[in-house]
Molecule: transfer RNA
Organism: Candidatus Hydrothermarchaeota archaeon
RNA sequence: GGGCCCGUGGUCUAGUUGGUUAUGACGCUGCCCUUACAAGGCAGAGAUCGGGCGUUCGAAUCGCCCCGGGCCCA
Numbered sequence: 001g002g003g004c005c006c007g008u009g010g011u012c013u014a015g016u017u018g019g020u021u022a023u024g025a026c027g028c029u030g031c032c033c034u035u036a037c038a039a040g041g042c043a044g045a046g047a048u049c050g051g052g053c054g055u056u057c058g059a060a061u062c063g064c065c066c067c068g069g070g071c072c073c074a
Stems, first nucleotide, its partner, number of pairs: 001073007010026003019057001028044005050066005
C1' cells in the first nucleotide's frame, strides 16, 4: 500500500429482504419477601447504534469518506 471482517446501554449481545416504542442477559437503583444476608419476585434508570456526509417519505440496516480493532496478502 491492497483485500476482508468487526464497532449497538457500564459489560456481553439480538436485530443487517430499510418501516410502529432498538432485544435479552449480567451489572446498577427502588420496592416486596427475610430477624438479617443471599436467592427469588416486581418496577425503573441507562444507547447521538464509532464519527461525518449522502440516498430515501423513512437508515442500526444502503452508498462514500474518515477513526479504532482483528485477519490475510504485498